[in-house]
Background
The prediction has a mean pLDDT of 77. Bacterial RNase P class A from a soil metagenome, 345 nucleotides, folded computationally.

RNA sequence: GAUGGUCGCGGGUCGUCGCAGGGUCGGGCGAUCCCGAGGAAAGUCCGAGCUCCAUAGGGCAGACUGCCAGGUAACACCUGGGCGCCGGAAGGCGACGGAAAGGGCCACAGAAAACAGACCGCCCUUUAUCCAAGGGCAAGGGUGAAAAGGUGGGGUAAGAGCCCACCGCGCGGCCGGCAACGGUCGUGGCACGGUAGCCCCCAGUCGGAGCAAGGCCAAAUAAGCAGCGAGACUCGUGCCCGAGUCGCUCGAGCUGCGGGUAGGCCGCACGAGGUGGCUGGCGACAGCCAUCCCAGAGAGAUGACCAUCUGACCGUCGAAAGGCGGUCAAACAGAACUCGGCUUA
Numbered sequence: 001g002a003u004g005g006u007c008g009c010g011g012g013u014c015g016u017c018g019c020a021g022g023g024u025c026g027g028g029c030g031a032u033c034c035c036g037a038g039g040a041a042a043g044u045c046c047g048a049g050c051u052c053c054a055u056a057g058g059g060c061a062g063a064c065u066g067c068c069a070g071g072u073a074a075c076a077c078c079u080g081g082g083c084g085c086c087g088g089a090a091g092g093c094g095a096c097g098g099a100a101a102g103g104g105c106c107a108c109a110g111a112a113a114a115c116a117g118a119c120c121g122c123c124c125u126u127u128a129u130c131c132a133a134g135g136g137c138a139a140g141g142g143u144g145a146a147a148a149g150g151u152g153g154g155g156u157a158a159g160a161g162c163c164c165a166c167c168g169c170g171c172g173g174c175c176g177g178c179a180a181c182g183g184u185c186g187u188g189g190c191a192c193g194g195u196a197g198c199c200c201c202c203a204g205u206c207g208g209a210g211c212a213a214g215g216c217c218a219a220a221u222a223a224g225c226a227g228c229g230a231g232a233c234u235c236g237u238g239c240c241c242g243a244g245u246c247g248c249u250c251g252a253g254c255u256g257c258g259g260g261u262a263g264g265c266c267g268c269a270c271g272a273g274g275u276g277g278c279u280g281g282c283g284a285c286a287g288c289c290a291u292c293c294c295a296g297a298g299a300g301a302u303g304a305c306c307a308u309c310u311g312a313c314c315g316u317c318g319a320a321a322g323g324c325g326g327u328c329a330a331a332c333a334g335a336a337c338u339c340g341g342c343u344u345a
Stems, first nucleotide, its partner, number of pairs: 001309007009036004013031005038332001042343002045341005050210004062206005067081005082096001083094004097201002102199002104195003119141002121137006149167006168190001169188008214266004224257005231246006273292008310330001311328007
């Protein structure tokens, strides 16, 4: 840990009992009736329901989202597809709009890190040679995460999109696809390094607080309102009675309303619900039918013991299979308004 039993705990339903009286709440006992933690109840990271507050309209700031289509109450979730990367494949991963609006940044190394540049090198001239000087080049070497399209050919003093073919890139047409996008044809002739998980631009979304939300009932109590309205205190002697002081439309006192503390009820357990079947869909999911009721409170129940079994570990016997004995709060954890996700354990 699993199954069974006994006892207990929380909730429901039903029964029953009592209080000096009244009020508001409730309480005790019982049944041998029903129910009683999770896949994450967790983190509280997203998205909703519900509630209250705020709210003319618009903007700024800020936050978030960012390929397309679908699913869904909704989502940053899920499904399917596209594209890119990885992989032999199965498959996996991707914050996946814009770098031709603008700004910033690109360590070290390196000649040069973005209006290109020249360390080695190649070529020409001075010159017949070396050195040196002047000029041309950016193909080769070297540096770097990244070096100004790639490969091949032509061309040239040497070279170079300088020219050509293919690939890549940009633009345009046509075709396929709902779309992302793909295919194909033409054209341009290299013009355009990276970074937006830096600012920024574009498109879209966003008021706030949260069940201790919030609603209702309501002992007590202050203000306030309404009605009735004359007595209150002290002393003698407790009442009657008497005396004194104060009060009597600026109102003692009583009653009711009001208000809302304690307390209680609702919210709050039937729900975007579970299970099974059929149908539609590639799928996420949806529809229909049948069936089930499934924790709930209050700082908060869900446990203890026994038996049997399982597992892990330890000891022991055994060649092994396994036997015997012992230990164990037997992984992670644990409801608190409720759902859908994600993440973590």

Its Rfam family is "Bacterial RNase P class A". By type it is a ribozyme.